[in-house]
RNA sequence: GGGGGUAUAGCUCAGUGGUAGGGCAUUUGACUUCAGAUCAAGAUGUCCCCAGUUCAAGUCAGGGUGCCCCUU
Numbered sequence: 001g002g003g004g005g006u007a008u009a010g011c012u013c014a015g016u017g018g019u020a021g022g023g024c025a026u027u028u029g030a031c032u033u034c035a036g037a038u039c040a041a042g043a044u045g046u047c048c049c050c051a052g053u054u055c056a057a058g059u060c061a062g063g064g065u066g067c068c069c070c071u072u
Stems, first nucleotide, its partner, number of pairs: 001071007010024004018055001026042005048064003052060001
């Protein structure tokens, strides 16, 4: 240089174009002498950036950037 994959919560991952979710972590409460475990409730996201298609985009098409892989 060429090709491919990927980017969503603190972490790891889901997500048929139609109000963005699970697990872990975190906060509060119950239980406990305290803690852990367990149970209940809550909080946490401009879905990497830009511009498009669409009534409607995390999802589709284009460009950019980061990371990973193959090739040279």